[in-house]
RNA sequence: GGGGCUGUAGCUCAAUUGGCAGAGCGCUCGGCUUGCACCCGGAUGAUCGGGGUUCAACUCCCCGCGGCUCCA
Repeated sequence: GGGGCUGUAGCUCAAUUGGCAGAGCGCUCGGCUUGCACCCGGAUGAUCGGGGUUCAACUCCCCGCGGCUCCA
């Protein structure tokens, strides 16, 4: 320098092939308990950045950035 894969919540991952962004764990508040844990309920919090297509983009296209990998 070139090719492939990949980027969604603090972490691990979904989003059914363009149509309301979710789950588990975590953190936090409450309930339960003499107390702690378990358990139950609530709250919290995200689409890597920019542009394009579209009525509508996590999803499709382009250019960047980061990670993994292959070739040179």
A computed fold for a 72-nucleotide RNA from a Phycisphaeraceae bacterium, annotated as transfer RNA. The coordinates come from a structure-prediction model, not an experiment, and the mean pLDDT is 82. The source organism's lineage runs through Bacteria, Planctomycetota, Phycisphaerae, Phycisphaerales and Phycisphaeraceae. It matches the Rfam family "tRNA". Its family is annotated with triplet codon-amino acid adaptor activity in the Gene Ontology.